[in-house]
């Protein structure tokens, strides 16, 4: 250079036909303990990489960017 894949909460990842953005772990706050863990409840936390474009409506459909892997030269 070229082709394909991925990028969503701190961390691993989900998200269907485009229609209020989730789950697990981690964090806090309660109870539970002498105390820690465990276990129970409840709670914070998000520019969906960044820009643009169809759409009434975009995490999801398109287009340039960047990163990051695979492969092929």
């Nucleotide at each position: 250079g070229g082709u394909c894949g991925c990028u969503u909460a701190g961390c691993u990842c989900a998200g269907c036909u485009g229609g209020u953005a989730g789950a697990g772990c981690a964090c806090c706050a309660c109870g539970u303990u002498c105390a820690c863990a465990u276990c129970g409840u409840g709670g914070g936390g998000g520019u969906c990489g960044c820009a643009g474009g169809u759409u009434c409506a975009a995490g999801u459909c398109c287009u340039g960017c960047a990163g990051c892997g695979a492969c092929c030269a």